[in-house]
RNA sequence: AGAGUCGCCUGGAUCACCGCGUUACGAAAGUGCCGAGGAAAGUCCGGACUCCAGAGAGCAAGGUGGUGGGUAACGCCCACCCGGGGUGACCCGCGGGAUCAGUGCCACAGAAAUUAGACCGCCGCAUCGCAAGAUGAGGUAAGGGUGAAACGGUGGUGUAAGAGACCACCAGCAUUUAUGGUGACAUAGAUGGCUAGGUAAACCCCACCUGGAGCAAGACCAAAAAGAUGGCGCUUGAGAACUGCUCGUUCGAGUCAUCAGGUAGGUUGCUUGAUUCUGCAAGCAAUUGCAGAACUAGAUGGAUGGUGAUCCAUUCGCGAAAGCGAGGGACAGGAUCCGGCUUAUAGGGCGACUCUUCUU
Numbered sequence: 001a002g003a004g005u006c007g008c009c010u011g012g013a014u015c016a017c018c019g020c021g022u023u024a025c026g027a028a029a030g031u032g033c034c035g036a037g038g039a040a041a042g043u044c045c046g047g048a049c050u051c052c053a054g055a056g057a058g059c060a061a062g063g064u065g066g067u068g069g070g071u072a073a074c075g076c077c078c079a080c081c082c083g084g085g086g087u088g089a090c091c092c093g094c095g096g097g098a099u100c101a102g103u104g105c106c107a108c109a110g111a112a113a114u115u116a117g118a119c120c121g122c123c124g125c126a127u128c129g130c131a132a133g134a135u136g137a138g139g140u141a142a143g144g145g146u147g148a149a150a151c152g153g154u155g156g157u158g159u160a161a162g163a164g165a166c167c168a169c170c171a172g173c174a175u176u177u178a179u180g181g182u183g184a185c186a187u188a189g190a191u192g193g194c195u196a197g198g199u200a201a202a203c204c205c206c207a208c209c210u211g212g213a214g215c216a217a218g219a220c221c222a223a224a225a226a227g228a229u230g231g232c233g234c235u236u237g238a239g240a241a242c243u244g245c246u247c248g249u250u251c252g253a254g255u256c257a258u259c260a261g262g263u264a265g266g267u268u269g270c271u272u273g274a275u276u277c278u279g280c281a282a283g284c285a286a287u288u289g290c291a292g293a294a295c296u297a298g299a300u301g302g303a304u305g306g307u308g309a310u311c312c313a314u315u316c317g318c319g320a321a322a323g324c325g326a327g328g329g330a331c332a333g334g335a336u337c338c339g340g341c342u343u344a345u346a347g348g349g350c351g352a353c354u355c356u357u358c359u360u
Stems, first nucleotide, its partner, number of pairs: 001356010012311007020035002023032003037331001041342002044340005049214004061210005066080005081095001082093004096205002102203002104199003119144002121140003125136004152170006171195001173192008218268004227259006239251004275294008312329001314327005
């Protein structure tokens, strides 16, 4: 210099005017403070909180699945192991069990797809034929062809031709020993029989986990109408209207009180919390501990907006340049609250590392 890998940050800024939602002060007018996000989203996991259910145990159903750690918890995160990919940084894996539990399935192609299998080929034998060869009953998995996969690989001995039939080396399997590691596992060796297909995102088996519903949870206050009980009254006038009160006038058969229920409506739950920032310490890390500081939305017809100016980055046009003019500013937007995951995201910026080439 070129080509890459991984991890992060930011996501327009300031001011003025007009407005909106909480809240504090104020008699009022008004004034002050605060007012969306990294995903507030999808609602896919896990919890807090609330109500209901619940002696205990088991079955069923669902979920998770290498090992160790982190956490309130998790299907999340960190570190490592194993397998696969890449020259490498690094990336990918729904990663328990498929011989000592059992069952099922393996499309198409192919002769044959799992107690394997003779289509071509190879081999000797029999019959026919002068011969080439044809036919028949057999042997054979070394070669060809099909397939994702054909019952170890290479070389030799052997044989009619062949074959772990036998031998050497290699791969793999089972049992086992030693060493290292908390462990998954790794390394080195011994013995065995010569070889064991895949699929558990099929049933199933093993280990572990899981009660249900959700802030429209739940709690409190409580109209109107209807209900229950009681009082007063029904022309010997309860009560209502006019009125500040009394009198008066008019209307007049019901009216008043209490109670339980809890609809409309309102209040609460509601935001100080597994919180944020800084420093120190432990740890490879995820994370944790200690100290100090900070308070940062709480709407419910659901606030967080609009206009203007300057600047920032950026696109287009003009221009030799300086610059001028015009346009637009990613994805998106709270609704009980947290921890994750996933998905969307214009532009800008930072850090660590790898490979190749060149120069010193």